[in-house]
């Protein structure tokens, strides 16, 4: 130096006006939606994506339901050991491939418990003996013999097919063994609460209520009428995001995953669903033009203008993984080869 492996980390950066959304604080006074529950409107400070906030694949907090134990089913998981709230996830190793190597990849329990499976070729593909060729020896027949071919028996070889031929494979087929798993899911749950309808229960009503027409009283009219309570929906509010399996450091314990301990922090929370827009100056990359310098040439370095870009994607009750998507770029160990000392 040229090809590679395997970790980690960014994800433009600052100023400047204009908006969005949570909070706290002052203001409790007032407008305003709404029957009500309950939002919203003021000023000031300060906080507002991501490494995959995604696919919704695996696990778990969490909340409703069901659950005395225990078996059958179902579903899932698989070398040994450990990590973990828990996991199909991760860390050590062992073993099997692939690679010169650094490393990568495994759906790696059992096929003397039992079923099942194998294209195509071959007689025959999981039941076993079947097909060919040779021997011997029987039985009939032919032929004068020699000996000919037919049939069944017994031995021996398998040429040849094909991955594979009474011995083996597949458990990515059913099954065994072992562990593990109760079902639905924030549209869960909870709580406040209309309008119509229905239900309960008290009053009052055919000796005419309620309601109307003139209005103490008379007409009309004919079955309801008041008031109370409680479930349920529309609505709205918690669940919801300052306190956690939480995030930075240091330290000790482990080969590690990862545990303990101390200090320090507080880090988005909407609900048709905020996190945005302009302007400017600097960084980056890629395009074209101009100059200089290098080199024979191709070509490469530098410096200035322009011009466009700046990836993947965007929270949805939270957290832990896996997979999947990404423009550029840093940084660490480590492997082969080449040359030098």
């Nucleotide at each position: 130096g040229a090809a590679g492996c395997g970790g980690g980390c960014c994800a433009g950066a600052c100023c400047g006006c204009c908006g969005c959304u949570g909070g706290u604080g002052c203001a409790a006074g007032g407008c305003u939606c709404g029957a009500a529950a309950g939002g919203g409107c003021g000023c000031a400070c300060u906080g507002g994506a991501g490494g995959a906030a995604g696919g919704u694949c695996c696990g778990g907090a969490c909340u409703g339901c069901a659950c005395a134990g225990g078996g059958c089913g179902g579903c899932g998981u698989a070398g040994c050991a450990g990590c973990u709230a828990a996991c199909g996830g991760c860390u050590g190793u062992c073993c099997a491939c692939c690679g010169c190597g650094a490393g990568g990849u495994g759906a790696g329990g059992a096929u003397c418990a039992g079923a099942g499976c194998a294209a195509c070729a071959g007689a025959g593909a999981c039941g076993a003996g079947u097909c060919g060729g040779c021997c011997a020896g029987c039985g009939a027949g032919c032929g004068c013999a020699a000996g000919c071919g037919c049939g069944g028996u017994g031995g021996c070889c398998g040429g040849g097919u094909g991955a594979a031929a009474c011995g083996g494979g597949c458990a990515a087929u059913c099954u065994c063994u072992a562990c593990g798993c109760g079902c639905a899911g924030c549209a869960a749950c909870a709580c406040c609460a209309a309008a119509u309808a229905g239900g309960c229960c008290a009053g009052c009503g055919a000796u005419g209520a309620u309601g109307u027409g003139g209005c103490u009283c008379c007409g009309c009219g004919g079955a309801g009428c008041u008031g109370g309570c409680g479930g349920g929906u529309a609505g709205g509010u918690g669940g919801c995001a300052u306190c956690g399996a939480g995030c930075c450091g240091u330290g000790c314990a482990g080969u590690g995953a990862u545990g303990c301990a101390c200090g320090g922090c507080c880090c988005a929370g909407a609900g048709g669903a905020a996190u945005g827009g302009c302007g400017g100056u600097c960084a980056c990359g890629c395009c074209g033009g101009c100059g200089c310098c290098u080199g024979a040439a191709a070509g490469g370095g530098c410096g200035c203008c322009g011009g466009c870009g700046c990836a993947c994607a965007g929270a949805a009750u939270c957290c832990g993984g896996c997979c999947u998507a990404u423009c550029g770029g840093c940084u660490c160990g480590c492997u082969u080869c080449a040359c030098a000392c």
A computed fold for a 341-nucleotide RNA from Rhizobacter sp. LjRoot28, annotated as Bacterial RNase P class A. The prediction has a mean pLDDT of 76. The source organism's lineage runs through Bacteria, Pseudomonadati, Pseudomonadota, Betaproteobacteria and Rhizobacter. Rfam family: Bacterial RNase P class A. Rfam links the family to the GO terms tRNA processing, ribonuclease P activity and dimeric ribonuclease P complex. Rfam's curators write: Ribonuclease P (RNase P) is a ubiquitous endoribonuclease, found in archaea, bacteria and eukarya as well as chloroplasts and mitochondria. The RNAcentral record of the sequence draws on ENA. It is recorded under the gene name rnpB.